This is a predicted structure of a 266-nucleotide part of an RNA (large-subunit ribosomal RNA, domain VI) from Candidatus Moeniiplasma glomeromycotorum. Its Rfam family is "Bacterial large subunit ribosomal RNA". Its family is annotated with ribosome and structural constituent of ribosome in the Gene Ontology. Taxonomically the source falls in Candidatus Moeniiplasma (Bacteria, Mycoplasmatota, Mollicutes, Mycoplasmatales). The RNAcentral record of the full RNA draws on ENA.
Context: one part of a larger RNA
RNA sequence: CGUAGGAAAUUUGCGAAGAGCUGCUUUUAGUACGAAAGGAACUAAGUGGACUGACCAAUGGUGUACCAGUUGUCAUAUCAAUGGCACGGCUGGAUAGCUACGUCGGGAAUAGAUAAGCACUGAAAGCAUCUCAAGUGCGAAACUAACUUCAAGAUAAGAUUUCCCAUCCCGCAAGGGAGUAAGAUACCUUCUAGACUAGGAGGUUGAUAGGUGGCGAAUGUAAGUAUAGUAAUGUAUUCAGUUUAGCCAUACUAAUUUAUCGAGGA
Numbered sequence: 001c002g003u004a005g006g007a008a009a010u011u012u013g014c015g016a017a018g019a020g021c022u023g024c025u026u027u028u029a030g031u032a033c034g035a036a037a038g039g040a041a042c043u044a045a046g047u048g049g050a051c052u053g054a055c056c057a058a059u060g061g062u063g064u065a066c067c068a069g070u071u072g073u074c075a076u077a078u079c080a081a082u083g084g085c086a087c088g089g090c091u092g093g094a095u096a097g098c099u100a101c102g103u104c105g106g107g108a109a110u111a112g113a114u115a116a117g118c119a120c121u122g123a124a125a126g127c128a129u130c131u132c133a134a135g136u137g138c139g140a141a142a143c144u145a146a147c148u149u150c151a152a153g154a155u156a157a158g159a160u161u162u163c164c165c166a167u168c169c170c171g172c173a174a175g176g177g178a179g180u181a182a183g184a185u186a187c188c189u190u191c192u193a194g195a196c197u198a199g200g201a202g203g204u205u206g207a208u209a210g211g212u213g214g215c216g217a218a219u220g221u222a223a224g225u226a227u228a229g230u231a232a233u234g235u236a237u238u239c240a241g242u243u244u245a246g247c248c249a250u251a252c253u254a255a256u257u258u259a260u261c262g263a264g265g266a
Stems, first nucleotide, its partner, number of pairs: 001153001005164007015150004021049006033038001051106005059100004066093005071086006110145003117138004165265001167178004183261004187203005208254003211250005217243003224237005
């Protein structure tokens, strides 16, 4: 821009893409077969590999604004307590999120029309013959459907539902312009969304983010004081103290005020 007014939702599916793999074991069965040695199949079930989709309850990893321990050194005048630097100094753990080594799935079943092939009936050619004779059937991981995803710019531009209405100016008219409606955008708070855009949740008629409170979870018993010991240190107060992303509340802070676009229906 188009889809013969302007919008918001929900859809049909022309068509396109993806997927399509396979081993072993049991059963059939030590059966058929075979003198013996040996040794199947249709069928039914189980369990794997690789590939692939999703997810984080559990397991493991990570987790540079969490907690603790600890070495050297410097600083806060000193003790104590802290902070800086040394690969996050090193070490032990770890929430959310993200993840695989983890968990749960997938390939199926079925139908149609066929290939090679196997056949039926059957002449030409009194026989025979599956037939580049008429006619009829079976038959594959391939094909068409079926499964998953996208999909009306499918210009043949589809369908359904709901919302908005017939204003003003110029013009003979065609048409042009203006302000609006439903609605949308800008702007702002943001996200399990994200390179930017886009998308989602919200914007006081409000829980969108931060803060605060509570809970959860992590670490592992803070500082100070008292006490035992010459002291290192231990014990009590104290399952303490401190906490990032989680959950639930709560308008304390910030989403203020506003602006722009947007029909009049051949």